Background: The prediction has a mean pLDDT of 83. This is a predicted structure of a 522-nucleotide part of an RNA (small-subunit ribosomal RNA, 5' domain) from an uncultured bacterium. The full RNA is in RNAcentral, with records from ENA and SILVA.

[in-house]
Context: one part of a larger RNA
RNA sequence: GGAUGAACGCUGGCGGCGUGCCUAACACAUGCAAGUCGAACGAAGCAUUUUAUUACGAUCCCUUCGGGGUGACGAUUUAAUGACUGAGUGGCGGACGGGUGAGUAACGCGUGGGUAACCUGCCCUAUACAGGGGGAUAGCAGCUGGAAACGGCUGAUAAUACCGCAUAAGCGCACAGGAUCGCAUGAUCUGGUGUGAAAAACUCCGGUGGUAUAGGAUGGACCCGCGUCUGAUUAGCUAGUUGGUAAGGUAACGGCUUACCAAGGCGACGAUCAGUAGCCGACCUGAGAGGGUGACCGGCCGCAUUGGGACUGAGACACGGCCCAAACUCCUACGGGAGGCAGCAGUGGGGGAUAUUGCACAAUGGAGGAAACUCUGAUGCAGCGACGCCGCGUGAGCGAAGAAGUAUCUCGGUAUGUAAAGCUCUAUCAGCAGGGAAGAAUAAAUGACGGUACCUGACUAAGAAGCCCCGGCUAACUACGUGCCAGCAGCCGCGGUAAUACGUAGGGGGCAAGCGUUAUCC
Repeated sequence: GGAUGAACGCUGGCGGCGUGCCUAACACAUGCAAGUCGAACGAAGCAUUUUAUUACGAUCCCUUCGGGGUGACGAUUUAAUGACUGAGUGGCGGACGGGUGAGUAACGCGUGGGUAACCUGCCCUAUACAGGGGGAUAGCAGCUGGAAACGGCUGAUAAUACCGCAUAAGCGCACAGGAUCGCAUGAUCUGGUGUGAAAAACUCCGGUGGUAUAGGAUGGACCCGCGUCUGAUUAGCUAGUUGGUAAGGUAACGGCUUACCAAGGCGACGAUCAGUAGCCGACCUGAGAGGGUGACCGGCCGCAUUGGGACUGAGACACGGCCCAAACUCCUACGGGAGGCAGCAGUGGGGGAUAUUGCACAAUGGAGGAAACUCUGAUGCAGCGACGCCGCGUGAGCGAAGAAGUAUCUCGGUAUGUAAAGCUCUAUCAGCAGGGAAGAAUAAAUGACGGUACCUGACUAAGAAGCCCCGGCUAACUACGUGCCAGCAGCCGCGGUAAUACGUAGGGGGCAAGCGUUAUCC
C1' cells in the first nucleotide's frame, strides 16, 4: 500500500447493487416451512333438481251449503347432479428443495481412468400383451378399556389395495452344443430341452393409465493412478490382521461376513500415535513465482439432541418417518404419555459483534393432478444495519469598504479572506402536486414489489460536514498553559520554566458521508 462476513470511537444527507451469529453442532415459547389426486374406491354430510308416499291440509274456484275440485309451505322417500365438505382405503411425492460444518487427514475431496463386477421411479423410443376368478380389510355400526395418548372385541362393505389360475413375443434359472471376438477372469450372437414369473382400470370417448422385454437419457454405486496440514520431545504397528479354499450376503466386486488353512501385511519414500482441519471451483495479495483464506455464489462430502438399528421404497439406514437406549424439557387422575428450529421469522444465553415473530405465489422453479387448481419461509420482494462497493448532493457566478469578530504582533501591521455580507442565477437530492410503467408468457384475464421506478410542474439556498493529523519517517506552525508533573508514543523518542512532540486556541495539511483506531492476511 491492498484486503476484510469485521468490531470500537467521533460523525452522519440521498440512491442503486450486494451483504449481515465468524462465538454455544447451547437450550428453545409461538406461528408457518410437504403435500396433492373425487378422472382409483366405498360410505357419510351439504346444496340443487327429481320420483313416489303421507298427513296437516293454507289459498283459490264451483256449490243444491251436504259437499266437490285445485292442491302451496312442510315431512318421509327414489334417483341424478356438483369447480361442494372433511375423515378413511389407495396412488404419487415426503431420499428434492432448505440448513449447518460437529465429525472426517479419508478414495472424503480434486484430477485422470476403469466396471468383461453394477442399479436406475418419473421421461423418450420400439415390440408384445391385458383372459377369467377369489378371499379380506379400513372408514362405518354396536359393545367396551383408558385421565390422556391411544386402543380392544363383534358385524357388514369397496377399489388401480391383496392373492391364486390362464397365456409368454421376449425375459430369468438349470443342462449339454455351435459361431465370432477380446485385456486375464471372460463377452456377444445363435438355436435345443426342462422350468419359473405379468397385468387395472377410469373416462367428458378425445384420451389418461396398467404388465413384460429391449434400447436411450438422467441420476447414482463401486474400484484404481496421482495430489491433499503439523509434530520423531510419537519408531515400531497389526489377529479378520495379510493371503488362499468353501459358503453366505449384496444391485455389484471384495475379509463385506463366517468356517478352515497358511503366516503373512504396513513402516525412516515416516507406518502407528498425537494435534489441527470439511474438500474444491474460487477469493485476497503479489510483476511473477509464491504466500494466506475456504464468508457470500456454484460442485462434492458429512451431519440432523447423543448413540445404535432396521422397515418401506426405484432411491434412505430417512432434518419436520419408525423402534431401542441416554440426557434434557413438558403433561399426568402417578397407571402412563409427549417433544427435538444445524428450515423461515422469533426468544433466552454466550459474545467485541451480526437483522422482521413482514408481503406474495405476480414471475422462475418444484410436488401432486387430465385439467381447473392446491401446496411451496424454495423463490420473488419489502423492512433493519454507512457492513462493503459505486454514484450524487450539501450550491454556482460576481463581490475589497480587504467590514466586524477572533488569533498574533516589533502596535506599523499580518492571518482567517472572496471567505462572509451584498447582488445575479440554478434546482441535482430531499419535500409538495399531477401523470405513471416494463417485468405478463397470452385470444382474454392475471403484479407481491407498488402508485415503486420514471416523466412533468410549482416552490425555497433553503433541510444536508465531519474525522484524523501538523518533531523526523510524512503533506502541514504559531501563541498560551504545564514544568521528567499531567501526559504523548507505530519506530526514533518528547516533557526537569522560552515544548512546532503534552493540553487548549488560532492557522494549516489529508481524506470525505465518512474519518481514525484495533484485529487478521499478503